[in-house]
TPP riboswitch aptamer (THI element) from a marine eukaryotic metagenome, 94 nucleotides, folded computationally. Model confidence (mean pLDDT): 77 of 100.
RNA sequence: CUCAUAGAGGUGCCGUUCGCGGCUGAGAGAGAAGCAAUUUUGCUUUUCAACUCUUUGAACCUGAUCCGGGUCAUACCGGCGAAGGGAAUGGGAU
Repeated sequence: CUCAUAGAGGUGCCGUUCGCGGCUGAGAGAGAAGCAAUUUUGCUUUUCAACUCUUUGAACCUGAUCCGGGUCAUACCGGCGAAGGGAAUGGGAU
């Protein structure tokens, strides 16, 4: 680096006639159940798909309703970060 199996993680912002559309990103997807409120929305759990990551661990979480840049707003970039957490074994090639 790659393959196999197993595991971990996030799923936002704006508009909406709630059908859907737009933006960024590797990824914003589809279902089931329950609870609350009330006529349609929110929250939690769980299954599958894609994507990313698996201790050489910035995938992801806490700090964070954080700071600077940036956007309609999220995103995104940098700081924070030699901070604290965080999920693995084997085969093959070089």